[in-house]
This is a predicted structure of an 89-nucleotide RNA (transfer RNA) from Reyranella sp. It matches the Rfam family "tRNA". It is annotated as a transfer RNA. The sequence was found in a public genome assembly. Its mean pLDDT, the model's own confidence on a scale to 100, is 80.
RNA sequence: GCCCCCGUGGCGGAAUUGGUAGACGCCAGCGACUUAAAAUCGCUUGAUCCGAAAGGAUCGUGCCGGUUCGAGUCCGGCCGGGGGCACCA
Numbered sequence: 001g002c003c004c005c006c007g008u009g010g011c012g013g014a015a016u017u018g019g020u021a022g023a024c025g026c027c028a029g030c031g032a033c034u035u036a037a038a039a040u041c042g043c044u045u046g047a048u049c050c051g052a053a054a055g056g057a058u059c060g061u062g063c064c065g066g067u068u069c070g071a072g073u074c075c076g077g078c079c080g081g082g083g084g085c086a087c088c089a
Stems, first nucleotide, its partner, number of pairs: 001085007010026003019069001028044005046059005062078005
């Protein structure tokens, strides 16, 4: 240098043929139960902002662009990781 695969919350890991991103699990928080704890059960759990709360808005799939009504998914460039090949001495 060329080719192939991969990159999604704190972690693992989903998402039909382009159509609600993060299902499900772990961790964590709050609560129930208990004399207390463990275990178990329930609820919550990407970020920021608004709100007393309920809830709402915006952003977010490695980065920058493009296509499209619509992109995690398709196209171009780049970055990082893994593998293969070539070159060199």